[in-house]
Context: one part of a larger RNA
RNA sequence: AGCGUAUGGGGAAUGCCUAGGCUCUCAGAGGCGAUGAAGGACGUGAUAAGCUGCGAAAAGCUGCGGGGAUUGGCACAUACAAUUUGAUCCGCAGAUAUCCGAAUGGGGCAACCCAGCAUAUUGAAGAUAUGUUAUCCGAAAGGAAGUAAACCCGGAGAACUGAAACAUCUAAGUACCCGGAGGAGAAGAAAACAAAAGUGAUUCCGUUAGUAGUGGCGAGCGAACGCGGAUUAGCCCAAACCAAUAUUGUUAAGGCAAUAUUGGGGUUGUAGGACCACGAUAUUAAUUACGUAAUGAAUUAGAAUAGUUUGGAAAGACUAACCAGAGAGGGUGAUAGUCCCGUAUAGGUAAAGAGCGUUAAUUAUAGUGGUAUCCUGAGUAGCGCGGGACACGAGUAAUCCUGUGUGAAUCAGUCGGGACCAUCCGAUAAGGCUAAAUACUCCUGAGAGACCGAUAGUGAACUAGUACCGUGAGGGAAAGGUGAAAAGAACCCUGAAUAAGGGAGUGAAAUAGAUCCUGAAACCAUACGCUU
Numbered sequence: 001a002g003c004g005u006a007u008g009g010g011g012a013a014u015g016c017c018u019a020g021g022c023u024c025u026c027a028g029a030g031g032c033g034a035u036g037a038a039g040g041a042c043g044u045g046a047u048a049a050g051c052u053g054c055g056a057a058a059a060g061c062u063g064c065g066g067g068g069a070u071u072g073g074c075a076c077a078u079a080c081a082a083u084u085u086g087a088u089c090c091g092c093a094g095a096u097a098u099c100c101g102a103a104u105g106g107g108g109c110a111a112c113c114c115a116g117c118a119u120a121u122u123g124a125a126g127a128u129a130u131g132u133u134a135u136c137c138g139a140a141a142g143g144a145a146g147u148a149a150a151c152c153c154g155g156a157g158a159a160c161u162g163a164a165a166c167a168u169c170u171a172a173g174u175a176c177c178c179g180g181a182g183g184a185g186a187a188g189a190a191a192a193c194a195a196a197a198g199u200g201a202u203u204c205c206g207u208u209a210g211u212a213g214u215g216g217c218g219a220g221c222g223a224a225c226g227c228g229g230a231u232u233a234g235c236c237c238a239a240a241c242c243a244a245u246a247u248u249g250u251u252a253a254g255g256c257a258a259u260a261u262u263g264g265g266g267u268u269g270u271a272g273g274a275c276c277a278c279g280a281u282a283u284u285a286a287u288u289a290c291g292u293a294a295u296g297a298a299u300u301a302g303a304a305u306a307g308u309u310u311g312g313a314a315a316g317a318c319u320a321a322c323c324a325g326a327g328a329g330g331g332u333g334a335u336a337g338u339c340c341c342g343u344a345u346a347g348g349u350a351a352a353g354a355g356c357g358u359u360a361a362u363u364a365u366a367g368u369g370g371u372a373u374c375c376u377g378a379g380u381a382g383c384g385c386g387g388g389a390c391a392c393g394a395g396u397a398a399u400c401c402u403g404u405g406u407g408a409a410u411c412a413g414u415c416g417g418g419a420c421c422a423u424c425c426g427a428u429a430a431g432g433c434u435a436a437a438u439a440c441u442c443c444u445g446a447g448a449g450a451c452c453g454a455u456a457g458u459g460a461a462c463u464a465g466u467a468c469c470g471u472g473a474g475g476g477a478a479a480g481g482u483g484a485a486a487a488g489a490a491c492c493c494u495g496a497a498u499a500a501g502g503g504a505g506u507g508a509a510a511u512a513g514a515u516c517c518u519g520a521a522a523c524c525a526u527a528c529g530c531u532u
Base pairs, nucleotide, nucleotide: 001531002530003529004528005527006526007525008524009523015517016481017480020452021451022449023448024447025446026445027444028443029441030440031147032146039100040099041098042055043054044053046078047077050074051073061094062093063092064091065090066089070082071081072080105114106113107112115133116132117131118130119129120128121127135144136143137142151182152180153179154178155177162169166216192199193198203230204229205228206227207226213221214220234433235432236431237377241264242263243262244261245260246259247258248257249256250255269411271376272375273374274373275370276369277368278367284364285363286362287361288360289358290357291356292355295352299347300346301345305320306319307318308317309316321338322337323327329341330340331339382406383405384404385403386402387401388400389399392418413428414427415426416425417424468475469474488516491503492502493501494500
């Protein structure tokens, strides 16, 4: 020096564990905010740096309800207190709630500075305290603003990429930005589809179907009819006509006409309505008020086991029992239906309150026949030019929207049925509202998992969006485990020692000793053996 064996150091893998995550299901909730939010700053404890809670009434105050012995958060110490005259704790309802922040008296480099007015302390100067003083909309009452995870509607709108290059095209009306709303939103009661037969608002799902189409006919894009389901719900204006009021015009002074407002009337395609004639005061529904009441917070009751044995410890093993509307689950010194918390089941109640009932009030709601006249949404429909949306890229290009120009008809009307025309069929535009089926989850409760188990699972199991980095936008960690119980090692010794170690003691175990479960490998050392 090498190899081997043994014993250690070092290191933190592995195993086991879970306090945290991940993905869902069901139910709830779907907002908060000028009565000052979201989010912060600064304070606040006997001692108090961090987190949590709270706000100068500051880990809290008041009332009511629950509960019944300890309590002063995480947090394990000392001191001092509270509490059966019912604390701590839990639920509900209140009080307080500094400063900044939409921030709103003015300003400002957020958490700061400086004012006006009224009242009070005092009569003045001055000071202090309390209140008040922003803008926009609105006649006023009152409202708005700001913020928040996704979902929804609208406006505006890329590029990388694909086409194996690239320009039409694609990506994609996606991302990003802006505006707006709600618990959903949007859409919606046919100027719809269809095809010789019919359907009957909208939305969503399955299918039709990767079909018909579209497409530098490339890459790609990509329906509908029909069928099967989910859920179902239909309505109101404008106008004709009538009336009232006001103004204006006119008058033969009675009126008449026009305009405006309001009320009645009326709402559709087998056309309907006004108008004329006849008939009726019915029926049904909604809202509000009142009553009742399922449900409903904290929460209450809740069955049944002993012995022996191994062990540090019994819930294990053996023996013999019991309960079960409860053998879900968790804990307890190892694996417990019967030890504890629970569980099945049964109760309980504040606020609130589905549903139901009653009467009252208010509101809405119907028919038959006639057809001369009147009404039925105009700078609209259509058309030219230019764009966009439709699965459809200008194409044979219908349909929808509209920047610009032009510009109808009025029920014997008008529009559509994929150029256009005829026949036929369907519908009735140019006003509006509308639940459910559908989408989502920042959040709350209950539950689940052929999901993870500390280099995994959230970035974050722990003072985590922390420490740290960056001028800033922003980037962004590492870090879990003594033991059943601190019983966390009194006392002695070595030592300079409050370091470290050796005894002693605790414990089942201390090679479980706080750098603490297990404790692999690299690497280091010691002892012995063999070889050179």
Large-subunit ribosomal RNA, domain I from uncultured Olleya sp., 532 nucleotides, folded computationally. The sequence was found in a public genome assembly. Its Rfam family is "Bacterial large subunit ribosomal RNA". The organism belongs to Olleya, within Bacteria. Its mean pLDDT, the model's own confidence on a scale to 100, is 82.